Predicted 3D model of a 98-nucleotide RNA (THF (Tetrahydrofolate) riboswitch aptamer). Of the family's consensus pairs, 81% are formed in the model. Its mean pLDDT, the model's own confidence on a scale to 100, is 77. It was read from a public genome assembly, where an Rfam model found it.

[in-house]
RNA sequence: CACAGAGUAGAAUUUCGGGCGUUAAGUGCCGACGGGACGGGGAGUUGCCCAUCGGACGAAGACAUGAGGUUGCGAUCCGAAGUUCGCAUCCCGCUGGU
Numbered sequence: 001c002a003c004a005g006a007g008u009a010g011a012a013u014u015u016c017g018g019g020c021g022u023u024a025a026g027u028g029c030c031g032a033c034g035g036g037a038c039g040g041g042g043a044g045u046u047g048c049c050c051a052u053c054g055g056a057c058g059a060a061g062a063c064a065u066g067a068g069g070u071u072g073c074g075a076u077c078c079g080a081a082g083u084u085c086g087c088a089u090c091c092c093g094c095u096g097g098u
Stems, first nucleotide, its partner, number of pairs: 003096003010085010020074003029055004034050003040092004061071003
């Protein structure tokens, strides 16, 4: 040298807590445009994420009270914890090892 390995952002899911909507926003799907992130360093995709605009589709409420509420529903949002996965890829570095 070859070879093997570690580590991130993050993703999925479960539970718990707190919100929002139920007068339909949000989520999911398609298109346009702009931006961002991607192991310690560099590069970086036809992959990922976000904003804006447009388009199609589309819903679960019920109950109680003097008042405060209760219980559901939504590919709903945020946070915490658990579990699983995890640099697209390339080069260098690190650890092991011959």